[in-house]
RNA sequence: UGAUAGAGGCGCGAUAUUCAUCAGUACCGGGUUUUGCCGUUUACGGCUGCGCAGGCACGCAGCUUCGGAAAAGGGGAUGUCGCCGAAACAAAAUCGUAUUGCCUUGUGCGCUUUUGUUGGGACGCAGCAGAAUAUGCGGCGGACUGUCACUGUUGUGGAGCGCUAUCGG
Numbered sequence: 001u002g003a004u005a006g007a008g009g010c011g012c013g014a015u016a017u018u019c020a021u022c023a024g025u026a027c028c029g030g031g032u033u034u035u036g037c038c039g040u041u042u043a044c045g046g047c048u049g050c051g052c053a054g055g056c057a058c059g060c061a062g063c064u065u066c067g068g069a070a071a072a073g074g075g076g077a078u079g080u081c082g083c084c085g086a087a088a089c090a091a092a093a094u095c096g097u098a099u100u101g102c103c104u105u106g107u108g109c110g111c112u113u114u115u116g117u118u119g120g121g122a123c124g125c126a127g128c129a130g131a132a133u134a135u136g137c138g139g140c141g142g143a144c145u146g147u148c149a150c151u152g153u154u155g156u157g158g159a160g161c162g163c164u165a166u167c168g169g
Stems, first nucleotide, its partner, number of pairs: 001168006009084001011083009027068005033062001036047004048061004052106001053104005087118007095110004119145002123141003127137003147158004
């Protein structure tokens, strides 16, 4: 230095089932009232708001009460499967996509690639993300744990671009 195998433990991910959250919210039906605002009045015109952002077009528009009532995304538990940079997160790029149509391309989301951060899980604190008391991310703190280096008993320090074993150069 290359190949193969392997270890860490409240270890990691995918998936199925289930549970909670989202939420008694969106939405649907009935009642009530005359229903965005202005111009003369049911019609018409103008304006405002909404349909992710901007432009054009198109569509829609209030309050309250009763009844019915979700889903996605994000999580917990258990089983199964695949695994041990497992993987997660962030940024950038390409492509795709969006709950009206076309254009722009900003934003959100998804795949892939690149770069960066994190040895591992638990706990505490504040921060950011998140609808969130869930959860995630990095930071800080004291322990635990695997590993290596240094070390005089004992401790200190490092990081997975690491460590162990075998074989080869």
The RNA shown here (Lysine riboswitch aptamer) has 169 nucleotides and comes from a pig gut metagenome. Its Rfam family is "Lysine riboswitch aptamer". From the family's description: Riboswitches are metabolite binding domains within certain messenger RNAs that serve as precision sensors for their corresponding targets. Allosteric rearrangement of mRNA structure is mediated by ligand binding, and this results in modulation of gene expression. Model confidence (mean pLDDT): 77 of 100. Of the family's consensus pairs, 100% are formed in the model.